[in-house]
RNA sequence: CAAGUCAGCCAGACAAUCGCCGCUCGGUUUACCGGGGGGAGGAAAGUCCGGGCUCCAUAGGGCAGAGUGCCUGUUAACGGCAGGGCGGCGUGAGCCGACGGAAAGUGCAGCAGAGAGCAGACCGCCUAAGCCACCACGGUGGCCGGUAAGGGUGAAAGGGUGCGGUAAGAGCGCACCGCAUGACUGGUAACAGCUCAUGGCAGGGUAAACCCCACUCGGAGCAAGACCAAAUAGGGUUCCUGUCGGCGCGGCCCGCGUUGGAACCGGGUAGGUCGCUUGAGCACUGCGGCGACGCAGUGCCUAGACGAAUGAUUGUCCCAGACAGAACCCGGCUUAUCGGCUGACUUGCGCU
Numbered sequence: 001c002a003a004g005u006c007a008g009c010c011a012g013a014c015a016a017u018c019g020c021c022g023c024u025c026g027g028u029u030u031a032c033c034g035g036g037g038g039g040a041g042g043a044a045a046g047u048c049c050g051g052g053c054u055c056c057a058u059a060g061g062g063c064a065g066a067g068u069g070c071c072u073g074u075u076a077a078c079g080g081c082a083g084g085g086c087g088g089c090g091u092g093a094g095c096c097g098a099c100g101g102a103a104a105g106u107g108c109a110g111c112a113g114a115g116a117g118c119a120g121a122c123c124g125c126c127u128a129a130g131c132c133a134c135c136a137c138g139g140u141g142g143c144c145g146g147u148a149a150g151g152g153u154g155a156a157a158g159g160g161u162g163c164g165g166u167a168a169g170a171g172c173g174c175a176c177c178g179c180a181u182g183a184c185u186g187g188u189a190a191c192a193g194c195u196c197a198u199g200g201c202a203g204g205g206u207a208a209a210c211c212c213c214a215c216u217c218g219g220a221g222c223a224a225g226a227c228c229a230a231a232u233a234g235g236g237u238u239c240c241u242g243u244c245g246g247c248g249c250g251g252c253c254c255g256c257g258u259u260g261g262a263a264c265c266g267g268g269u270a271g272g273u274c275g276c277u278u279g280a281g282c283a284c285u286g287c288g289g290c291g292a293c294g295c296a297g298u299g300c301c302u303a304g305a306c307g308a309a310u311g312a313u314u315g316u317c318c319c320a321g322a323c324a325g326a327a328c329c330c331g332g333c334u335u336a337u338c339g340g341c342u343g344a345c346u347u348g349c350g351c352u
Stems, first nucleotide, its partner, number of pairs: 001348010012317007020039002023036005041323001045334002048332005053221004065217005070084005085099001086097004100212002105210002107206002122151002124147003130143005159177006178201001179199005184193003225274004235265006245259005281300008318321001
């Protein structure tokens, strides 16, 4: 210098004027006026996980259903994060992985191919044994067969290399490598071992197919929920009245119901208030830990609406400004995003 990897940061700047939503101080009768101060994000988004909070349900346990799935930590919790193991990709810095069980059972598999499951003779190789024919007695041909070494098909064909062995072959035998099982060693564990022994080597693939195993999970959500509480709305209890009147039941009387007035009571619609932002909070410093994270100290308060604010105009400058905007809160994940800056590291080239 070029190409990359990882981590972090910024998200046009400044000024003036007029507005909008909260807070606070003063004036002040409601209301309004004046001063001061605050007012979107790294994702506020998708609503995909996890929790707080609220109400409902709930003795305990199970079934069903859903989810998670290498190990150990971390946390309020998680499917997050950190560290590690194993596998894969990359020259490398690094990156990626639903990564339990296929020896409980069931199912599934296009094309090609002889054969796709406890497999398979299409080509090839062999003719030792048995049978038949011919024979120049050396053999030749056929039948019955043998064979997974070689070719061919396929994503996948029942360990690899070599030597021996054989009619030709074959873990058939042996050596090495691989594999499985059991010890031993290291590690909390996953797991590892160029440590030892045993076994000729099996049981193809698929579990984001059913299933099995282990663990986790009650439901609904701030339109949750709580409080106050109008009326020519409506309910209940008691009392009042000449025991009056009207209406209904009835042929009539009694009686019952309803209709009037007053007091009290709770429920609850409109409406209002709270929930609402001081919180698993943020910043800095120190300590513990590889780290995620934890502990301690000091400092700070940083939107809170409910037809729902955060805007508009003008000026100057530059590298000409992306994706996008709160609605109960928080921890994550995922997705979108103009341009730029910083640090650490890797590879290549050049120079000293």
The RNA shown here (Bacterial RNase P class A) has 352 nucleotides and comes from Natronospirillum sp. A source record names the gene rnpB. Model confidence (mean pLDDT): 75 of 100. The sequence is in RNAcentral, with records from ENA. The model forms 95% of the base pairs in the Rfam consensus.